[in-house]
Context: one part of a larger RNA
RNA sequence: UAUGCUUGUCUCAAAGAUUAAGCCAUGCAUGUCUAAGUACACACAGCCAGUACAGUGAAACUGCAAAUGGCUCGUCAAAUCAGUUAUGGUUCCUUUGGUCGCUCCAACCAUUAUUUGGAUAACUGUGGUAAUUCUAGAGCUAAUACAUGCCGACGAGUGCUGACCUCCAGGGAUGUGUGCAUUUAUGAGACCAAAACCAACCUGGGCUUGCCUAGCCGCUUUGGUCACUCUAGAUAACCUCGGGCUGAUUGCAUGCCCCCGUGGUGGUGACAACGCAUUCAAAUGUCUGCCCUAUCAACUUUCGAUGGUACUUUCUGUGCCUACCAUGGUGACCACAGGUAACGAGAAAUCAGGGUUCAAUUCCAGAGCGGGAGCCUGAGAAAGGACUACCACAUCCAAGGAAGGCAGCAGGCGCGCAAACUAGCCACUCCUGAUCCGGGGUGGUAGUGAUGAAAAAUAAUAAUACAGGACUCUUUUGAGGCCCUGUAAUUGGAAUGAGUACACUUUAAAUCCUUUAAUGAGGAUCUAUUGGAGGGCAAGUCUGGUGCCAAAAUCCAUGGUAAUUUUAGCUCCAAUAGCGUAUAUU
Repeated sequence: UAUGCUUGUCUCAAAGAUUAAGCCAUGCAUGUCUAAGUACACACAGCCAGUACAGUGAAACUGCAAAUGGCUCGUCAAAUCAGUUAUGGUUCCUUUGGUCGCUCCAACCAUUAUUUGGAUAACUGUGGUAAUUCUAGAGCUAAUACAUGCCGACGAGUGCUGACCUCCAGGGAUGUGUGCAUUUAUGAGACCAAAACCAACCUGGGCUUGCCUAGCCGCUUUGGUCACUCUAGAUAACCUCGGGCUGAUUGCAUGCCCCCGUGGUGGUGACAACGCAUUCAAAUGUCUGCCCUAUCAACUUUCGAUGGUACUUUCUGUGCCUACCAUGGUGACCACAGGUAACGAGAAAUCAGGGUUCAAUUCCAGAGCGGGAGCCUGAGAAAGGACUACCACAUCCAAGGAAGGCAGCAGGCGCGCAAACUAGCCACUCCUGAUCCGGGGUGGUAGUGAUGAAAAAUAAUAAUACAGGACUCUUUUGAGGCCCUGUAAUUGGAAUGAGUACACUUUAAAUCCUUUAAUGAGGAUCUAUUGGAGGGCAAGUCUGGUGCCAAAAUCCAUGGUAAUUUUAGCUCCAAUAGCGUAUAUU
C1' cells in the first nucleotide's frame, strides 16, 4: 500500500502518485476605480442654480495585473540539485532615496503658451452570416490615449577663431562650440633617494658698482579597491526622423501684494519623467559531491572536438556563432556507451556503533501543461485558462465554414490491487487591481474517509449466600471480625454516558466539539471483535463428525476408526475498537 472480518465515543488527518504526462461533456478557477486620467447613457436621483463641470453611475477608451499562484513528475545521471563562492562579465516593473531654471533655443512666410492638432470607442442608426467573446458601412464626442510644441529662467561664464587698434605692454569686433544620456578617438591621472646643468627675475653675502659666490622659499596633480580600460575630470567630434530626457496632466484648499486688470505671486496632494543609487529579484559562472552495468575499452574532431587571434550575436562572460591558424581534449582514479519500474535536496523507515532501504506527495530548487517548433506583447514569457503552423486526437455545421487543449477545482470515461462532493464562502491566510470598498476552486469551511496517529466506554459498589486464604483465640473439633480474595440466573440502591433533544455557544452561514433543560441500563441488553489452543508460541490429551479422504499447515510434524493439529460444540489464550492475510522494506 491493497484486501478480509469487525466497529460505540472523541481529537487530528493523508487521499487518481504507482497503471494511462491516457482522453475529456458541463460549470467555475483573473480581473481591476480613488477627492485625484477620460462621463453629454433622462440610467438614476435631484434643485441650492445665476450655469464650463455639482452627485451616483452602466458601457467604453486609458492605466495596471494576468510571467505570481495551482497541478504534475514525462524528460533529465556532472545534467538537475545541495553546500560554496563570483559578477571588477550583466538586466531589473515596483519600493525607497536623491534628481527634475545646470542646456542659450537657426532663418523665413507675420508667429497659441491663459494651453496646440487630428482621430477613435462607448452611443445612434443601416446591415451580413447556419454558426463564434465574428464583424462591415454611415453619423457623433473625450484624454495622463495618439501626436505636435513654445514662453520663461537669459545677464552671463567659458574653449577655439582672431578683422582691427597698438606706445609691442596689450586690447579686441565677428563667427563658432558649450547640459545629462548615446557612440568613437585622444591626453592627464604624479607620489623611493641623490647629484649635475639651466634664461630671466627674486633672496642673501662680498666688494672693484657690474662682476663673483650661495640659495630655490614660490608653481601642482578628485575619490575608491589587493587589483580597472573603475568613478570623477579634459579635448575633438557623434547623437539614428522607425527620434532619449528637459511636465500643454489632475484633486483639494483658496491666501497675500499692488499701479485695480485678460495684473503679479503663492500652499499641499495625485499622476508622470531620462539617467543614478537602493530594494525585490533574475541570469550566467567557480569548487566539491550521484544509482547499476565491462555480455560497453577506447571516445571526441570533415557538420567545433581542445586551444589561440579577430568579428558577428547576446543584457553581459564564453567555440555561443563565423573567418583564419594550431593539434589538441577525455580514459582502468572507469572516459565513452547502455540501463534506471531515476526529477534533486531538506526529509522518512529501520537501527548499539557502523549500516541498509526509501523520498510522486504540503518547504526550497528544476522541468512540463497532448507532441515538437516558432513568435508577439511586455520590466519580466520562448507564456499555453496568449497567438501561428505541422503531427496525433477530437467538437458544431444549413457542408460554404467555425471552434479546441482539466499534469487548476469539482465531475465523467478508460486503466487498473489501488484513491472523495459537478457542495457553501471570501470571515481567516495571503495575493492582486486605479483600490480601506472589487476579485481570488490560492486559501480556508463542511461532505466522503478503520491511509495513519493521540485519548478512551462496554461497568462500579454494598449486603447476603457459598468457596478459599492469611491473622487472632483454642488441647483438638472449631470460633471470630475495628481482615481479604473469588464465585453467584440472590438482593439493594447509587453513578454515568452512547443515543434522542428545547436552548446558548461555535461559525461568513451552519455543522462538530465544549456547555446544557427534558429523556435515556438490569443480563434475554445499549450483548466486542479478530485470530489461535502439538512444537516454535501464551492457551485443552474435553465431547460429536470425518477416516492419508476431506482438510489444515509460513516451517517441523497432523489426518490410514479413541485426531491435544481437520470439521463443529464447550472451555481456554493473545491483542483489543481493532485484529487477520498478501506484498515491499529494515